[in-house]
RNA sequence: GAAGUGAACCGGGCGGUCGCUUUUCCGGUUUGGUUUUAAACCCGCCGGGAGAGAGGAAAGUCCGGGCUCCAUAGAGCAGGAUACUCCGUAACGCGGAGUGGGGGCGACCCUAAGGAAAGUGCAACAGAAAGCACACGGCCUACCCGCGGCGCGAGUUGCGGCGGCAAAGGUGAAAAGGCGAGGUAAGAGCUCGCCAGCGCCGUUGGCGACAACGGCGGCUUGGCAAACCCUAUCCGGAGCAAGAUCAAAUAGGAAAGCGCUUGAGGACGGCUCGUCCGAAGCUUUCGGGUUGAUUGCUAGAGCCUGUCGGCAACGGCAGGCCCAGAUUGAUGAUCGUCGCUCCAUGGUUCGCCAUGGAGAACAGAACCCGGCUUACAGGUUCACUUCGGCG
Numbered sequence: 001g002a003a004g005u006g007a008a009c010c011g012g013g014c015g016g017u018c019g020c021u022u023u024u025c026c027g028g029u030u031u032g033g034u035u036u037u038a039a040a041c042c043c044g045c046c047g048g049g050a051g052a053g054a055g056g057a058a059a060g061u062c063c064g065g066g067c068u069c070c071a072u073a074g075a076g077c078a079g080g081a082u083a084c085u086c087c088g089u090a091a092c093g094c095g096g097a098g099u100g101g102g103g104g105c106g107a108c109c110c111u112a113a114g115g116a117a118a119g120u121g122c123a124a125c126a127g128a129a130a131g132c133a134c135a136c137g138g139c140c141u142a143c144c145c146g147c148g149g150c151g152c153g154a155g156u157u158g159c160g161g162c163g164g165c166a167a168a169g170g171u172g173a174a175a176a177g178g179c180g181a182g183g184u185a186a187g188a189g190c191u192c193g194c195c196a197g198c199g200c201c202g203u204u205g206g207c208g209a210c211a212a213c214g215g216c217g218g219c220u221u222g223g224c225a226a227a228c229c230c231u232a233u234c235c236g237g238a239g240c241a242a243g244a245u246c247a248a249a250u251a252g253g254a255a256a257g258c259g260c261u262u263g264a265g266g267a268c269g270g271c272u273c274g275u276c277c278g279a280a281g282c283u284u285u286c287g288g289g290u291u292g293a294u295u296g297c298u299a300g301a302g303c304c305u306g307u308c309g310g311c312a313a314c315g316g317c318a319g320g321c322c323c324a325g326a327u328u329g330a331u332g333a334u335c336g337u338c339g340c341u342c343c344a345u346g347g348u349u350c351g352c353c354a355u356g357g358a359g360a361a362c363a364g365a366a367c368c369c370g371g372c373u374u375a376c377a378g379g380u381u382c383a384c385u386u387c388g389g390c391g
Base pairs, nucleotide, nucleotide: 001387002386003385004384005383006382007381008380009379010378012338013337014336015335016334017333018332020053021052022051023050024049025048026047027046028045029044032042033041034040055362059373060372062371063370064369065368066367067239068238069237070236074273075272076271077270079235080234081233082232083231084098085097086096087095088094099113100111101110102109103108114230115229119228120227121224122223138165139164140163144161145160146159147158148157149156150155177195178194179193180192181191182190196220198217199216200215201214202213203212204211205210243295244294245293246292253286254285255284256283257282258281265277266276267275302321303320304319305318306317307316308315309314340359341358342357343356344355345354346353347352
């Protein structure tokens, strides 16, 4: 200097003027409400003081919860999710650190990673054959049978049969472990030596998943379970449009069915069992009224700083802080100045400077929180890897 890997951050700042939403305090007001006439209190309105006002993803609604209701809430089946180990957490399908496997020269990245001798199933084409494997082309013919040649004979040789083989060749991603030697009629872990793999046993290290080393052995038991399946663990449901209170209005509407303790019906994500509630009641259909106000609603599994423990995620201790609560839904407009990026012109001591112009990403809370996933113009910082050059 170039090319990469991992992590974090910014994504406009400052000031003035006017404006918007909201918290709290003070004063005034009296339309309305409560109350016992008043006083007082509440809502509303006006004025003033002190504060606050969107995000790293607020998005997706994919997981996990807090909270509310069903509701007193059990068992099983079906269904769903997770799946290497340990740690973290309120919890998780999340995070951290590792182990096994794969990719990369490397820094690093990916992993749906329990079980394939419990069973079923799938794999195009090629190939004889794709799970226990019909041998296409081939090799052998020792033993046995048949025909023929040579030979006095012993025997030898050719062809065929019966039979043996999976070693060499071919196809394929993958076809009966690899290399070498012996052996055989020809071959084959048939035997042996050295390896790889698998199983069992032991030692060492580790909390563990596992790793290293050693011994023995049958000699060799493809892939896919993000296929069905098996095993282990976990799982009620609905959701702030949950729920609670107040006010107001209507048609104490109509019909059908079942029933009134000899038990209709209801509660339970689906089904079964069980449990509980239950009466002039329950279910269904049609029709009508209300769509207003308050609350839930923001002090939290909260944030910041320091310190201790821990490789880390994270946790303990101490101190400090209060950072939106809207409800047709707020934070905007304008002026000045500085900064960032790009373009043009000029200058330059080649570090950069000046002038003018243009531009600024993804994108808006709605009960709250922990994650994951997706989107993002431009820019900054830190650590590490590889290559090239110089000293």

The RNA shown here (Bacterial RNase P class A) has 391 nucleotides and comes from a Nitrospinaceae bacterium. The coordinates come from a structure-prediction model, not an experiment, and the mean pLDDT is 76. It matches the Rfam family "Bacterial RNase P class A". It is annotated as a ribozyme. The sequence was found by an Rfam model in a public genome assembly. Of the family's consensus pairs, 93% are formed in the model. The source organism's lineage runs through Bacteria, Pseudomonadati, Nitrospinia, Nitrospinales and Nitrospinaceae.